[in-house]
C1' cells in the first nucleotide's frame, strides 16, 4: 500500500464489480446439441378433396312381417252374487252348489277382424353420416436413411522447463467446410440398404435370420479444362518457384422446390481460420559434469495436407556440452495485475489470446478440421443394475450433494436483448448469454440529522477540594425530510412484433426525527492520559511493561484515529544502497586465492583505407481489443462506462552516417620482446673442503664431589665423575661479519670452492613490429608437523620415565628419554602461507635514510656535491577512511582482467562427490537457536602493567587484642515475650549521656471506645477542678457520700467544664527501594567542573597534559588556549610571645597588720591568673642550588620559621549506605483496635561463637607509713563543710554557696621509708556465704557500694590482628553529662612522659601520567568446558516401508500397417449361362504396441533399539 482472502467484534440503504486458492475428491436429480419434410422411404395421427366398398340413419314410394292398445265379436276358464237345487238342522240355521242348472257380475284366455300406435325386413331413389381403402393436398407426430453441426461456445490447470508461451519473421515445404468473386458444367445408367414385416436368442442391454423399399445415400459409363501428372521448347527466378507456346495421359456431379429460391460438381482468386519452421526471450539446484543408439548427417524408399529419422533399409561417425548439455526440484504462458521516484521485485484470481487436458492409460476411425468434456474401441481402478449368463457409467457445463478446507452462493428467471447451430423460411435449440438471490468480499456514493441553545443543568470521572472534564454536548424551542414507511404515476433497453428483468428505475404527493454507529487505539517509534483494582492475572510488532504508588496488565472517566466499518491473521513489494544494472564491498567490521605458469573467455598502443556487425539518425510494418496516462462523454455524483488521443522503452524491415569499438588490408615505434657491453646478489641444484663447539671413546693429571634449583631432589660419581691436557670418532649446524642488507613467484635462501643453471638491474638504441595484460578450469611449486621404504643419528627433543612444586599438578622447572629433527626416493597440500593490502597500466607535493648501477662537476687523489634508474625503509602534504591510519612501495586518481563477502551460533559441521596408504585435505548445506556478533575511537573501571608521589601503609619501634576472669555489645539458641533498629572496612561499650515500676515500643491477663491529646458542631446538664472518704478490685476502673464552689451578662444567654451523638483523633504499624532532613565512607583525598574559542562527524578531547616545585589543580615556566567557579590555603576559634586595657571573688613584689602557720586582714594591681583590645611569622633579610622563575637548602634575629600545635570548617560524587523507632511526610494498612490505661512479666534468659573493655597474671611490682604537685568542670527538688557516729559504705548535721567567693576537693602516678624475694605467692580478684549502707512507693526476678569471710581462672597467651611519630604512645589519677539510684562505657582534663623512623622492594588505601582490557550493576567483573537433569531439531545405524523414473526379459488388448486369404461378396469387366476375373472383406499370420508379470540396480522419502554431536533452560 495491496488482496479472489479469513477471523473477532460490530451492522441502515443503494450501484457496480466479484465469490473452491483445498480433493484434477467422488457423485443423487433436472437441464446444459441439436436441427432440416425445399433429401428419402415408412409408421402413427389430423384435416380437406375425390373415388370405391360396406354400413347406418333420414326421408319418400312399394312391398311384406310383426307387436301392443282400443272396438265390437266369437268360443272359453276363474271368482262373486243371484235364482234355482241339494245336504243338514226341531226350527232358525249352517254348509255345497263337487254332480246337474240358470242368470249377472268381475277378472281372464283364445280366436278372427276392423282401427289406431309402434316396430321388423326387403326393394327403389335420394340425402346424410360412420368406417374402411385408394388417390390427391395440408398439417402433427416417432424412429430410421440422408445433409450440416456436434473440432464453436462453456469448464478446469493436472500434464508441460517446451518452438508450450511472447515477439518478430519464414512457408519457392502446406491444408482450409460454411463464406465472397470469377471461368466451366451437371448426360446416360446401375445395384444395394435402414427403416419396415415376418421370426428368432438375450432379464436387460441388444443382437441374428428372412423379405420388401427410397434419396441429395452408394456405385459404373460419357465429357472436360485455364486442374494434376509426364514429356518438349523458350523466358524471369534460384530450395520443389513462376509465365508462355505444344503435346500426351487421369479426375466430375443431384437433385428439391415452384419460388427473385435453396442446393451440386470442377477450376481460379480472395477472405477468415489453421499445420510446420526458424532468430531472441522465457524458474531453481554444479553437493547433477558429462551426454546421445534413430543418436547425428547420407543415399534410398515409406508416410503426410506439408518439410523433416516423422518411419524403414543401406552407409558413414557423428550430434550436445562450463555461453551449462544430461539429470533433479517446481511452474500452464501472456495482455495485464500489485508495489516501487525509476530500475527493479512479486504475481497470473476475474476479463482477454495461446497452450494443455477431459475417470487414469493406450489406439484409431468419421471429417475440411479432431486423434474429439456430454462420440467410439481396449485395458485400469471406482460406482450402479443383475435372471449370475452378462450389462451400464463418468458434472475440470449450469445448478446441486457429500468431502477436504479457515474459506467461497441459487437444484431461481428467461431466450426479450447480444452471440451461436440447423433451416428457404416461419421457427426449434442454447445453465453462452441477459437478468434476478445469497455473501460487507471489494470499490463507490448516501445516511443515522441541521440550526440555536449556559443556570456552562445533573451524571459520571478527576480533584491541590479552589475547581476542572464530559460540554453546545443533552434537555428546551425552531426547521429539514436524504433514508424509511404509505399512495399515485411509471419508463429507455425494441427501426413493426417480441420485455425474463419489473409495477423496477425515476417522478409526485402524504407521514414524521422518528428505525440506523461502532471498532482499534492512547510507554517511545505513533497522534492520543488520569484514577482504581492487581502484585498475581496478563501484555507485546521491536525495545520492553507487571516484584505495593503501572499513561504499557484489568476496568472506569476522558481523549486520538478509521468509520458500516474496525482491528487481527496470512501473503507479496516498498522503506532494505540488506545481492547494489541505475546503486556496495573486500588493511582491522563478512570478504584477496599460499604462490607461479598457462587455456578459454574479457580487454587492448599509434597512423591510414575499406566495410558497415555493434551503434547514431529518418522512414515503414508492428507492437490485438481490454488496462495505465489525457481529453471529451453517459448513468442526479462516484466507482463503473462510452468515444477520442497519447504511450507501449520491444522486434523487424528499409534508406542513410562513420566519430567510437569490431572486421579485413597497409603502416609506425612509444607497449612488450631481441641483441649487444656492463653489474649485484644467503637465488636454484649438484659434487668437495674446513673450522669452531656439543656427545662419546682411548690415554695422561687429579682426588670429591660434579649437575642442578627461586630452593631441593631425582640424576653421574672412589669401578676415579666434574675440572684439565693429548689423539680420535661421529652427526647437525655454520659465531663474528650481519645491516628495517640482498635475493626469489611465493614457501624460503647464510662456512668455504668446483661445476651446471633460472631471473633482476644499469647502459646503447641495432632487430621484430602490438608479439600486451589479466587469467574461470588445467598444470606445477608449495614452512612445519604427519606418513611410506631405505640410510643416518652427535646435539635437542612430542610421547614416556623420575624428581621437585601444588589442595591436586596427567603443567610451568629439573634429570633422563623414544619418535622425530639429517641425507635418498615416493606421498601430504596445509599455516596469523601476514604487508591479515590479487595482478596490470598511469597519473598525482616534498623531506630523510639504505642497496646496486650510470651521468655530470670538483679535485693530484681519496673525497665532496649534483643528477637519473632499480630496490628498499622512515616522516609528511594534498586526497582519502567509520576511525585507526594510508599516503609515488596508497588504503589517493582512473582504467582492465581475476578470486572473494553478504548478521552471530549450528559449521568449516553433516550428507553426497573427489583426492590421500592413514592422518586428513578440497567442495559444503539444512533444522533450530539468539537480538545480536562484530570494528575503530571515546570516558571511566579494573590489570600478580610500567613510571611519579604520598599516608602510622610498610619498614624501624612502644604498647596492646587473640588465651584468663568479669564488664558489656552482638550472632545463635530459648521464650508467652525474650520489643525495634544498625551488619565488612563505614553494625557489635552502636541508637542507649544511663530498662527495678516509669521508660517500654514486646508478652500474658484485666479495662475503656469521640477515645490517653487537638480542632469544630447537635442535644442534654451545671459546674469543672480541689479535697475528704464508702463499697468491689492487683491495679485501671466501676459505684456512692461530704465539704467547698468561679467569671461576664444586654438575662435570652456566653466563657467553662461534664454526658450523649457526629465530623474526627490516635498508631514506635509497613514502605528509608516513594521522600525532606540528618549522619556515615571514600577523606581534609586534591581534586571536581564551567564559559567562549579551537580540535574531532561523534562519543569527546583542549583548558587540567608537558619541564619544575608544593602538604596541595601551591606556585612557576611552556602550551590553542583565554578566563572563571566549587574545593586547597587564608579569613574563625583553642593554644605558645609580648603589650595595652580592666582589677573581683583572682594575686601578693613593696609597705603595714595578725597569726604557730596561711593574702587572714589593710592596701596594692607590679608578677601570675582571668578576659577584652592589639602586636607578631611574611621565605620578610643573608648564603647557596635552580632556568634570572616558581621553590627548595642552610643561616641570621626571633617566644614561635616556613601550613608553629590543635580545632571548626568536608569540593562534584559514590555507596537505591543508615535513620519513616529523633522529627517531618506521600502512599498503603488499622479504627470496640495495630488507639488507649493498668497489674504483673520481659527486653537481665543460657550449651556456645565474635566484637569492645576492664582487671590481672607480679619485683620497672604488691602492701604499708610518710610526703608534694593538676585541670577541665559541676553545683539550690542542688553542691553540701566544720563537728560528730561507724571499721567502713555511710549515718546524724547543716555552716556556706545562684559561687575566680562556698561546696564538690584528700588528685593519683610520682617521691621517701619499710615489707614481700619469685610462689599460683602479701600476685590476682572471679565466684560465694554471712552482715550491713544508699536510693527508691518498691531493689525477687533485676541495682549500687561497705565489711568480714571465701579466693577460681590467670605465670604475658596460636594462627592472625590493632593503636601511635611529640608533650604523641604509654602510664597516672581528675571531672561532667545521662540520673532518684545505678559505669570497667562515653566525653573531658591536666600529671609524668619514651623509642623508633635507613627507606618505599613488599601487604594495604590513595593522587598524577600512561597502557592493555572481551570489563561499564565497572576484577566481588567477564567468561570456558566437563559432569548432573529436563525439552528441542539434526546426523549414523542392523534393517523396515513406499514413491519416482530408468533398464533387461515375458505377456499381448484395441488398433494402424504389412503380408496371406482355399473361406465369403450386389455393382465395374467377359460370358446366352454355368462362371471366371477384377475388386472388397472376415479369418489368419507378423511388426509396432498400453496395462500386467519378472528381476536387478538407481534415485528419494519415511521409519528404526542403538548411538554422536548440537542447541536452550
Nucleotide at each position: 500500500g495491496a488482496c479472489g482472502a479469513a477471523c473477532g467484534c460490530u451492522g441502515g440503504c443503494g450501484g457496480c464489480g466479484u465469490g473452491c486458492u483445498u480433493a484434477a475428491c467422488a457423485c443423487a436429480u433436472g437441464c446444459a446439441a441439436g436441427u432440416c419434410g425445399a433429401g428419402c422411404g415408412c409408421g402413427u395421427u389430423u384435416c380437406a378433396g375425390a373415388g370405391g366398398u360396406c354400413g347406418g340413419u333420414c326421408a319418400u314410394c312399394a312391398g311384406a312381417g310383426g307387436u301392443c292398445a282400443g272396438a265390437a265379436g266369437u268360443c272359453g276358464g276363474a271368482g262373486g252374487g243371484g235364482c234355482g237345487g241339494g245336504a243338514u238342522u226341531g226350527g232358525g240355521u249352517u254348509c255345497c252348489u263337487u254332480u246337474g242348472g240358470u242368470u249377472u257380475u268381475u277378472c281372464u284366455g283364445a280366436c278372427a277382424u276392423c282401427u289406431g300406435a309402434c316396430u321388423u325386413c326387403c326393394g327403389a331413389c335420394g340425402a346424410c353420416c360412420a368406417a374402411c381403402u385408394u388417390c390427391u393436398g395440408a398439417g402433427a407426430u416417432g424412429a430410421g436413411c440422408g445433409g450440416c453441426g456436434c473440432a464453436c461456445g462453456g469448464g478446469u490447470g493436472a500434464g508441460u522447463a517446451a518452438c508450450g508461451c511472447g515477439u518478430g519473421g519464414g512457408u519457392g515445404a502446406c491444408c482450409u467446410g460454411c463464406c465472397c468473386g470469377g471461368g466451366a458444367g451437371a448426360u446416360c445408367g446401375g445395384g444395394a440398404u435402414a427403416a419396415c414385416a415376418g421370426u428368432u436368442c438375450g432379464a436387460a442391454a441388444g443382437g441374428g435370420c428372412u423379405g420388401c423399399u427410397a434419396a441429395u445415400a452408394c456405385c459404373g459409363g460419357a465429357u472436360g479444362a485455364c486442374a494434376u501428372c509426364g514429356c518438349u521448347u523458350c523466358g524471369c527466378u534460384u530450395a520443389c518457384g513462376u509465365g508462355a507456346a505444344g503435346u500426351g495421359a487421369u479426375c466430375a456431379a443431384a437433385g428439391c422446390u415452384u419460388u427473385u429460391g435453396c442446393g451440386c460438381u470442377c477450376u481460379c482468386g480472395g477472405a477468415u481460420g489453421g499445420g510446420c519452421c526458424c532468430g531472441c526471450g522465457u524458474c531453481c539446484c554444479a553437493u547433477u559434469a558429462g551426454u546421445u543408439a534413430g543418436u547425428u548427417g547420407g543415399u534410398a524408399g515409406g508416410g503426410u495436407a506439408a518439410u523433416g529419422g516423422c518411419c524403414u533399409a543401406c552407409c558413414a561417425a557423428g550430434g550436445c556440452g562450463g555461453c551449462g548439455a544430461u539429470g533433479g526440484g517446481u511452474a500452464g504462458c501472456c495482455g495485464g495485475u500489485c508495489u516501487g521516484a525509476g530500475a527493479g521485485g512479486a504475481u497470473g484470481g476475474u476479463c482477454g489470446g495461446c497452450c494443455a487436458c477431459a475417470c487414469u492409460g493406450g489406439g484409431a476411425c468419421u471429417g475440411a478440421g479432431a486423434c474429439a468434456c456430454g462420440g467410439c474401441c481396449c485395458a485400469g481402478a471406482c460406482u450402479c443394475c443383475u435372471a449370475c449368463g452378462g450389462g451400464a457409467g463418468g458434472c475440470a457445463g449450469c445448478a446441486g450433494u457429500g468431502g477436504g478446507g479457515a474459506a467461497u452462493u441459487u437444484u431461481g428467471c428467461g431466450c426479450a436483448a447480444u452471440g451461436g447451430g440447423g433451416g428457404g423460411a416461419a421457427c426449434c435449440c442454447u445453465g453462452a448469454c441477459g437478468c434476478a438471490g445469497c455473501g460487507a468480499c471489494g470499490c463507490c456514493g448516501c445516511g443515522u440529522g441541521g440550526g440555536u441553545g449556559a443556570u456552562g443543568a445533573a451524571u459520571g470521572c478527576c480533584u491541590u477540594c479552589g475547581g476542572g472534564u464530559u460540554g453546545u454536548a443533552a434537555a428546551g424551542c425552531c426547521c429539514u425530510g436524504u433514508u424509511g414507511g404509505g399512495g399515485g404515476g411509471g419508463a429507455a433497453g425494441a427501426u413493426a412484433a417480441u420485455g425474463a428483468c419489473g409495477g423496477u428505475a425515476c417522478c409526485c404527493c402524504c407521514u414524521g426525527a422518528g428505525g440506523a454507529a461502532g471498532c482499534c487505539c492512547c510507554g517511545g517509534c505513533u497522534a492520543a492520559c488520569u484514577a482504581c483494582g492487581u502484585g498475581c492475572a496478563g501484555c507485546a510488532g521491536c525495545c520492553g511493561c507487571g516484584g505495593u504508588a503501572a499513561g504499557a496488565c484489568g476496568u472506569a472517566g476522558g481523549g486520538g484515529g478509521c468509520g458500516a466499518g474496525c482491528g487481527u491473521u496470512g501473503u507479496c513489494c516498498g522503506g532494505a544502497a540488506u545481492u547494489a544494472c541505475u546503486g556496495g564491498g573486500c588493511g582491522u567490521a563478512a570478504a584477496g586465492g599460499g604462490c607461479g605458469u598457462g587455456u578459454a573467455g574479457g580487454c587492448g598502443g599509434c597512423u591510414u583505407u575499406u566495410c558497415a556487425a555493434g551503434u547514431c539518425g529518418g522512414c515503414u510494418g508492428u507492437g490485438a481489443a481490454a488496462u495505465u496516462c489525457c481529453c471529451c462523454g453517459g448513468c442526479u455524483u462516484a466507482a463503473c462506462c462510452g468515444g477520442g488521443g497519447g504511450g507501449g522503452u520491444g522486434c523487424a524491415g528499409u534508406c542513410g552516417a562513420a566519430a567510437c569499438u569490431g572486421a579485413a588490408g597497409g603502416g609506425c615505434u612509444u607497449g612488450a620482446g631481441u641483441g649487444c657491453a656492463g653489474g649485484a646478489g644467503a637465488g636454484g641444484g649438484u659434487g668437495g673442503u674446513g673450522g669452531a663447539a656439543u656427545u662419546c671413546c682411548c690415554g695422561g693429571u687429579g682426588g670429591a664431589g660434579c649437575g642442578g634449583u627461586g630452593a631441593c631432589a631425582u640424576g653421574c660419581g672412589u669401578a676415579g665423575a666434574u675440572a684439565u691436557c693429548g689423539g680420535g670418532a661421529g652427526g647437525a649446524a655454520c659465531a663474528c661479519c650481519g645491516g628495517u642488507g640482498g635475493c626469489g613467484a611465493a614457501g624460503g635462501c647464510g662456512a668455504c670452492c668446483g661445476c651446471c643453471u633460472g631471473g633482476c638491474c644499469u647502459g646503447u638504441u641495432a632487430c621484430u613490429g602490438a608479439c600486451g595484460c589479466u587469467g574461470a578450469g588445467g598444470c606445477g611449486c608449495g614452512a612445519a608437523a604427519g606418513c611410506c621404504g631405505g640410510g643416518g643419528g652427535a646435539g635437542c627433543a612430542a610421547a614416556c620415565a623420575g624428581g621437585a612444586u601444588u589442595a591436586g599438578a596427567u603443567a610451568c622447572c629439573c634429570u633422563g628419554g623414544u619418535a622425530g629433527u639429517c641425507c635418498c626416493g615416493g606421498c601430504c597440500g596445509u599455516a596469523a602461507a601476514c604487508u591479515c593490502u590479487g595482478g596490470g597500466u598511469a597519473c598525482u607535493a616534498g623531506g630523510u635514510g639504505u642497496a646496486g648501477g650510470g651521468g655530470g662537476c670538483u679535485u693530484c687523489a681519496a673525497u665532496g656535491c649534483c643528477u637519473u634508474c632499480u630496490g628498499u625503509g622512515c616522516c609528511g602534504c594534498a586526497g582519502u577512511u567509520a576511525a585507526c591510519g594510508c599516503a609515488u612501495u596508497a588504503a589517493g586518481u582512473a582504467c582492465c582482467c581475476c578470486g572473494c563477502c553478504u548478521g552471530g551460533g549450528g559449521a568449516g559441521u553433516a550428507c553426497g562427490a573427489u583426492c590421500g596408504c592413514a592422518a586428513g585435505g578440497u567442495u559444503g548445506a539444512a533444522a533450530c537457536u539468539c537480538a545480536a556478533a562484530g570494528g575503530a575511537a571515546u570516558u571511566g573501571a579494573c590489570g600478580g602493567g610500567g613510571g611519579c608521589c604520598c599516608g602510622c601503609a610498610c619498614a624501624a619501634g612502644c604498647g596492646g587484642u587473640g588465651g584468663a576472669g568479669c564488664a558489656u555489645g552482638u550472632g545463635g539458641u530459648u521464650u508467652a515475650a525474650u520489643u525495634c533498629g544498625a551488619u565488612g572496612c563505614a553494625a557489635c561499650g552502636c541508637g542507649a549521656a544511663g530498662a527495678a515500676c516509669c521508660u517500654u515500643a514486646c508478652c500474658a491477663g484485666g479495662g475503656c471506645u469521640u477515645g490517653a491529646c487537638a480542632u469544630c458542631u447537635g442535644c442534654c446538664u451545671g459546674a469543672u477542678c480541689g479535697u475528704c472518704u464508702u463499697u468491689g478490685g492487683a491495679a485501671a476502673c466501676a459505684u456512692g457520700g461530704g465539704c467547698a464552689u468561679u467569671c461576664c451578662u444586654u438575662c435570652g444567654g456566653g466563657a467553662c467544664a461534664g454526658g450523649u451523638g457526629g465530623a474526627c483523633a490516635g498508631g514506635u504499624g509497613g514502605u528509608g527501594c516513594a521522600u525532606g532532613g540528618c549522619u556515615g565512607u571514600c577523606g581534609u583525598c586534591a581534586g571536581c567542573u564551567c564559559g567562549u574559542g579551537u580540535c574531532g562527524u561523534g562519543a569527546g578531547a583542549u583548558g587540567u597534559u608537558g619541564g619544575g616545585u608544593u602538604a596541595a589543580g601551591u606556585c612557576c615556566c611552556g602550551c590553542a588556549a583565554c578566563g572563571a567557579g566549587c574545593g586547597c590555603a587564608a579569613c574563625c576559634c583553642c593554644u605558645a610571645u609580648c603589650c595595652u586595657u580592666a582589677g573581683u571573688u583572682g594575686c601578693u613584689a613593696a609597705c603595714g597588720u595578725a597569726u604557730u602557720a596561711u593574702g587572714g586582714c589593710g592596701a596594692g594591681c607590679a608578677c601570675u591568673c582571668u578576659a577584652g583590645g592589639g602586636a607578631g611569622a611574611c621565605u620578610g633579610c643573608c648564603g647557596g642550588u635552580g632556568a634570572c622563575a616558581a621553590a627548595c637548602c642552610g643561616g641570621a634575629g626571633g617566644a614561635a620559621g616556613g601550613u608553629g600545635g590543635g580545632g571548626a570548617c568536608g569540593a562534584c560524587g559514590u555507596c537505591a549506605a543508615g535513620u519513616c523507632c529523633u522529627c517531618a511526610u506521600g502512599c498503603c494498612c488499622u479504627u470496640u483496635a495495630u488507639g488507649u490505661c493498668c497489674u504483673g512479666g520481659g527486653c537481665u534468659a543460657c550449651a556456645c561463637a565474635c566484637g569492645u573493655g576492664c582487671u590481672a597474671c607480679a619485683a620497672u611490682g604488691g602492701c604499708c607509713u610518710g610526703u608534694a604537685c593538676a585541670g577541665c568542670g559541676g553545683g539550690u527538688u542542688g553542691c553540701g563543710a566544720a563537728g560528730u557516729c561507724g571499721c567502713g559504705a555511710g549515718g546524724c548535721g547543716g555552716a556556706g554557696c545562684c559561687a575566680a567567693u562556698c561546696c564538690u576537693c584528700c588528685a593519683a602516678a610520682a617521691c621517701a621509708g619499710g615489707u614481700c624475694u619469685u610462689a599460683g605467692u602479701u600476685c590476682g580478684g572471679a565466684u560465694u556465704g554471712c552482715a550491713g549502707g544508699c536510693u527508691g512507693c518498691a531493689a525477687c526476678u533485676c541495682g549500687c557500694c561497705u565489711g568480714c569471710a571465701u579466693g577460681a581462672a590467670g605465670c604475658c597467651g596460636g594462627a592472625a590482628u590493632c593503636g601511635c611519630u611529640a608533650g604523641u604512645a604509654a602510664u597516672c589519677g581528675c571531672g561532667a553529662a545521662u540520673c532518684a539510684g545505678a559505669a570497667c562505657g562515653u566525653c573531658g582534663c591536666g600529671g609524668u612522659g619514651a623509642a623508633u623512623a635507613c627507606g618505599u622492594u613488599c601487604c594495604c588505601g590513595g593522587g598524577c601520567c600512561u597502557u592493555g582490557u572481551a570489563c561499564a550493576c565497572a576484577c566481588c567483573g567477564c567468561c570456558c568446558g566437563u559432569c548432573a537433569c529436563a525439552c528441542c531439531a539434526c546426523g549414523a545405524a542392523a534393517g523396515c516401508c513406499g514413491g519416482c523414473a530408468a533398464c533387461a526379459c515375458c505377456c499381448g488388448a484395441a488398433g494402424c500397417c504389412g503380408g496371406u486369404g482355399a473361406g465369403u461378396u450386389a455393382a465395374c469387366u467377359c460370358g446366352u449361362a454355368a462362371g471366371a476375373g477384377a475388386a472388397a472383406c472376415a479369418g489368419c499370420c507378423g511388426u509396432c504396441g498400453a496395462a500386467g508379470g519378472u528381476g536387478g540396480g538407481g534415485u528419494c522419502g519415511g521409519u528404526g533399539a542403538u548411538u554422536g554431536g548440537g542447541g536452550u533452560g
Molecule: small-subunit ribosomal RNA
Organism: uncultured bacterium